RNA sequence: GGGCCCGUAGCUCAGCUGGUUAGAGCGUUCGAUUCACAUUCGAAAGGUCCCUGGUUCAAGUCCAGGCGGGCCCA
Numbered sequence: 001g002g003g004c005c006c007g008u009a010g011c012u013c014a015g016c017u018g019g020u021u022a023g024a025g026c027g028u029u030c031g032a033u034u035c036a037c038a039u040u041c042g043a044a045a046g047g048u049c050c051c052u053g054g055u056u057c058a059a060g061u062c063c064a065g066g067c068g069g070g071c072c073c074a
Stems, first nucleotide, its partner, number of pairs: 001073007010026004019057001028044005050066005
């Protein structure tokens, strides 16, 4: 230098053919249970969906350019 894949909650990830409240598990906080802790159960908080622009009535999803990470080739 070229090719491919990935970027969504603190972490690991799902999100179908673009469709209207953006989710799960773990973690955190609070509550229940316990003499207490653990386990278990319930609830809550937590997001610029990497950035910028474009297409569209509508974008996490499609397109372009960047940025970052991984793999392969040279």

This is a predicted structure of a 74-nucleotide RNA (transfer RNA) from candidate division WWE3 bacterium RIFCSPHIGHO2_02_FULL_38_14. It matches the Rfam family "tRNA". From the family's description: Transfer RNA (tRNA) molecules are approximately 80 nucleotides in length. Rfam links the family to the GO term triplet codon-amino acid adaptor activity.